[in-house]
Context: one part of a larger RNA
RNA sequence: UUGGGCGUAAAGAGCGCGUAGGCGGGAAUGAAAGUCAGACGUGAAAUCCCAGGGCUCAACCCUGGAACAGCAUUUGAAACUUCAUUUCUUGAGGGUAGGCGGAGAAAACAGAAUUCCACAAGUAGCGGUGAAAUGCGUAGAUAUGUGGAAGAACACCGGUGGCGAAGGCGGUUUUCUAGCUUACUCCUGACGCUGAGGCGCGAAAGCAAGGGGAGCAAACAGGAUUAGAUACCCUGGUAGUCCUUGCCGUAAACGAUGUAUACUUGGUGUAGUCGGACUCAACCCCGACUGUGCCGUAGCUAACGUGUUAAGUAUACCGCCUGGGGAGUACGCUCGCAAGGGUGAAACUC
Numbered sequence: 001u002u003g004g005g006c007g008u009a010a011a012g013a014g015c016g017c018g019u020a021g022g023c024g025g026g027a028a029u030g031a032a033a034g035u036c037a038g039a040c041g042u043g044a045a046a047u048c049c050c051a052g053g054g055c056u057c058a059a060c061c062c063u064g065g066a067a068c069a070g071c072a073u074u075u076g077a078a079a080c081u082u083c084a085u086u087u088c089u090u091g092a093g094g095g096u097a098g099g100c101g102g103a104g105a106a107a108a109c110a111g112a113a114u115u116c117c118a119c120a121a122g123u124a125g126c127g128g129u130g131a132a133a134u135g136c137g138u139a140g141a142u143a144u145g146u147g148g149a150a151g152a153a154c155a156c157c158g159g160u161g162g163c164g165a166a167g168g169c170g171g172u173u174u175u176c177u178a179g180c181u182u183a184c185u186c187c188u189g190a191c192g193c194u195g196a197g198g199c200g201c202g203a204a205a206g207c208a209a210g211g212g213g214a215g216c217a218a219a220c221a222g223g224a225u226u227a228g229a230u231a232c233c234c235u236g237g238u239a240g241u242c243c244u245u246g247c248c249g250u251a252a253a254c255g256a257u258g259u260a261u262a263c264u265u266g267g268u269g270u271a272g273u274c275g276g277a278c279u280c281a282a283c284c285c286c287g288a289c290u291g292u293g294c295c296g297u298a299g300c301u302a303a304c305g306u307g308u309u310a311a312g313u314a315u316a317c318c319g320c321c322u323g324g325g326g327a328g329u330a331c332g333c334u335c336g337c338a339a340g341g342g343u344g345a346a347a348c349u350c
Base pairs, nucleotide, nucleotide: 004321005320006319007304008303012318014201015200016199017198021194022193023192025088026087027086028085029084030083031082033081034080035077036076037075038074039073041071042070049065050064051063052062053061054060091191092188093187094186095184096183097182098181099180100179103177104176105175106174107173108172109171114150115149116148117147118146119145120144125136126135162169163168206247207246208245209244210243211242215241216240220236221235222234223233258317259316260315261314262313263312266295267294268293269292270291271290272289273288274287275286276285299306300305323350324349325348332343333342334341335340
């Protein structure tokens, strides 16, 4: 509970596409469903309200008037909403010519490092720590050189820099796919916004099957530390991390800020593009658009802060909140191979 809210107090769905629905730009004409006005019928009486009256007053009662949410019929009005037709270009989409990027998918390739193997050369240590020890090493290690193998990740550039709806994306080349942006204002002519259900995407970990396995490393083992040490430190080390296919569907999935549109003083960086001025040309300089940062005016805010990338001023639509614990639990349903996910209470208690 006809109210107020959702950055941090409870509260924005992890993100998109989109169905129904809700809402929707300028002009003209018509219709008249909503809307507005009139008429008529109905809206029983009592009650309520007003005026008067009757019981000695009042309660109560009587008479008259007014009123009554509305509903039906009918006659009109046409501003707004709606519907129909016509039309417009600013919203939206397309076209042409450029530009941008770690956007996605697939394939191929390169170098550094690490580990391992072989050989050479060489001798007693190496490694590790706060200090040590476990460990490795005279069966020749570590350090050094040459050759080879494997897997994973791509130093520098690298940047509150770029791209993507979000998750996320970083060596190079090629192919395929998508996006954004600038200029022209050529075409269509409101084709739009949001979006319950629905569908799809969705880090890491985890699961299934088959590969792969260098480094790292849950579990585990040992050595230390310690009163203890099921830890922090050290030596090892298996799942896993990688690939293919399929599942899982969750995160402090965060800007803790839903999407779209319009409007509202400024300053200063930075990325991309275009134009101007200057110039032989480029840079510098000036302006515009699109993004991304910092500071800050008004306003807002409980304050912190926010502040044209709003948490300001408004509109449309969706999601969500309603004291703490019990509890994101139980039960039911549903999804999943499982782990578990989604939906989601109450008793009781403060």

Notes:
Small-subunit ribosomal RNA, central domain from an uncultured prokaryote, 350 nucleotides, folded computationally. Its Rfam family is "Bacterial small subunit ribosomal RNA".